[in-house]
Context: one part of a larger RNA
RNA sequence: UGACGGGGGCCCGCACAAGCGGUGGAGCAUGUGGUUUAAUUCGACGCAACGCGCAGAACCUUACCUGGGCUUGAACCGCAGUAGAUCGAUAUAGAAAUAUAUUUUCCUUUCGGGGUUACUGUAGAGGUGCUGCAUGGCUGUCGUCAGCUCGUGUCGUGAGAUGUUGGGUUAAGUCCCGCAACGAGCGCAACCCUUGCCGAUAGUUGCCAUCAGGUUAUGCUGGGAACUCUAUCGGGACUGCCGGUGUUAAACCGGAGGAAGGUGGGGAUGACGUCAAGUCCUCAUGGCCCUUAUGUCCAGGGCUACACACGUGCUACAAUGGUUGGUACAAUGGGUCGCGAAACUGUGAAGUGAAGCUAAUCUCAAAAAACCAACCUCAGUUCGGAUCGUAGUCUGCAACUCGACUACGUGAAGUCGGAAUCGCUAGUAAUCGUGGAUCAGCAUGCCACGGUGAAUACGUUCUCGGGCCUUGUACA
Numbered sequence: 001u002g003a004c005g006g007g008g009g010c011c012c013g014c015a016c017a018a019g020c021g022g023u024g025g026a027g028c029a030u031g032u033g034g035u036u037u038a039a040u041u042c043g044a045c046g047c048a049a050c051g052c053g054c055a056g057a058a059c060c061u062u063a064c065c066u067g068g069g070c071u072u073g074a075a076c077c078g079c080a081g082u083a084g085a086u087c088g089a090u091a092u093a094g095a096a097a098u099a100u101a102u103u104u105u106c107c108u109u110u111c112g113g114g115g116u117u118a119c120u121g122u123a124g125a126g127g128u129g130c131u132g133c134a135u136g137g138c139u140g141u142c143g144u145c146a147g148c149u150c151g152u153g154u155c156g157u158g159a160g161a162u163g164u165u166g167g168g169u170u171a172a173g174u175c176c177c178g179c180a181a182c183g184a185g186c187g188c189a190a191c192c193c194u195u196g197c198c199g200a201u202a203g204u205u206g207c208c209a210u211c212a213g214g215u216u217a218u219g220c221u222g223g224g225a226a227c228u229c230u231a232u233c234g235g236g237a238c239u240g241c242c243g244g245u246g247u248u249a250a251a252c253c254g255g256a257g258g259a260a261g262g263u264g265g266g267g268a269u270g271a272c273g274u275c276a277a278g279u280c281c282u283c284a285u286g287g288c289c290c291u292u293a294u295g296u297c298c299a300g301g302g303c304u305a306c307a308c309a310c311g312u313g314c315u316a317c318a319a320u321g322g323u324u325g326g327u328a329c330a331a332u333g334g335g336u337c338g339c340g341a342a343a344c345u346g347u348g349a350a351g352u353g354a355a356g357c358u359a360a361u362c363u364c365a366a367a368a369a370a371c372c373a374a375c376c377u378c379a380g381u382u383c384g385g386a387u388c389g390u391a392g393u394c395u396g397c398a399a400c401u402c403g404a405c406u407a408c409g410u411g412a413a414g415u416c417g418g419a420a421u422c423g424c425u426a427g428u429a430a431u432c433g434u435g436g437a438u439c440a441g442c443a444u445g446c447c448a449c450g451g452u453g454a455a456u457a458c459g460u461u462c463u464c465g466g467g468c469c470u471u472g473u474a475c476a
């Protein structure tokens, strides 16, 4: 100087407390361990691995296993040599890869050659093989915590100290005052995006207040530029104003005006560093290893197994509910290898059909909870839907292993969950549906969107994590 302490002081955080809803019990989905297996490819392991890499394993993917093949190889390239073919088409064998047969057969030229293709040889390709403890790059984490340092000066023999400590204050090493310090840098804040208010400009595909026309009805039509909205430029909030407290400070408390008040809400932004943290299977790369195989092609299988254990979720156990009928109100997005309307068929998944749309125009598209009416009347039920049987639909060469969905039948556990444990402070939790990426098909996951919309916070004694000062130490 640090680190540590079941030392002390001060302070903060959904850290506790106050509340609301969960997990842990059930069924299922999904990941992991274990076990099994020819193989169940590999990685990730406290927080910070376990709906993680995987934004989507039937084949492919695919790295694994079994079997069948190839050996300059699937692609590129240098040199030397050989040939005039190669490719394509057809047939046969085969699970295919591929093999064989038939057919077809070079271009150009200054006639030296050049180009293309195939084969042989040699350099060399190839490797999701090993090492993340050889590395780059990228990422997680402490932590959006308020810290981490430097120059000059001064003090100390020196390691170092000072500044950065102290008194206040702040979300903040934020600012003020003091001070052997005076300044500065990386962080904080601001600048950026979005949302909340207003104005100007613009008016189609969006809008419809006024006028006219028309309809069973609809901005449907003429028209309008007000409103909504769209998208560009501006304004607006700065403790600016008033009162009080405070050291005449910084600031704090209250108030006015205001759409908004003290960082307005949300996001992006992650200092010096820590964990030899993660990744050689994104990519790149040193070294090592394989080279008729640890490379490569193909078919089938596996990654989907199942006495069990754990994590994360979905659906429930019902009446604040279930079923049936009716009626309303969104936002974000996607669409030409696409979205696909109307109409018709089917109980339905869906099919036929084809208008329109490269989209504020057409379409996916029905929002759902909510509200109204009726039935159910507390039951393992008109709760719950697992499991299983049959018949189908769709995608796709192909749904057996191993897809999703539909109809009819079947109707399991489950009556609110032990010890323990998680999330959340406001348009949040809870609850309800919607869209998108990946994608032929396949989400209860992920990412986004809106609808309805709470309770509670006395407080900092305690638990956890963190910051500053100080103290002890046989630790470095």
Stems, first nucleotide, its partner, number of pairs: 001476002003473003007470007015460002019424005026315008034306002042053002064301007078122006088103006106115003126290002129288003135284002137279003140275001142273001147186006153162003166177003192267004197235007207224002211222003238261001241255005317417001321376006333364003338357002343352003383414001388409007430452007
Description:
This is a predicted structure of a 476-nucleotide part of an RNA (small-subunit ribosomal RNA, 3' major domain) from an uncultured deep-sea bacterium. The full RNA is in RNAcentral, with records from ENA, Greengenes and SILVA.